RNA sequence: GUGCAGGAGAGGGCAGCCGCAAUUUUGGACCGGCUGCCGCCGAAGGCGUAACUCCCGCGAUCGCUCAGGCAAAAGGACUGCGC
Numbered sequence: 001g002u003g004c005a006g007g008a009g010a011g012g013g014c015a016g017c018c019g020c021a022a023u024u025u026u027g028g029a030c031c032g033g034c035u036g037c038c039g040c041c042g043a044a045g046g047c048g049u050a051a052c053u054c055c056c057g058c059g060a061u062c063g064c065u066c067a068g069g070c071a072a073a074a075g076g077a078c079u080g081c082g083c
Stems, first nucleotide, its partner, number of pairs: 001083006011038001013037007039070003045066001046064003052057001
């Protein structure tokens, strides 16, 4: 590097607009998209520091939360086995 297996946390939040269209009632539920407003999470990535250090560096599983994420799916540091 690659195949298989495992792999956490936190909102299925609220509002507006648009699309769709459930139904005895032409009304706008449900669902989807976009925008905004809060709340929250840390385990892609990024940044900072601790530790270590031959003082060149190396850098976290700690901190930040820029990015990312908060039903499932996907993703996922990392772990085990095989090549």

The RNA shown here (Glycine riboswitch aptamer) has 83 nucleotides and comes from a soil metagenome. Model confidence (mean pLDDT): 80 of 100.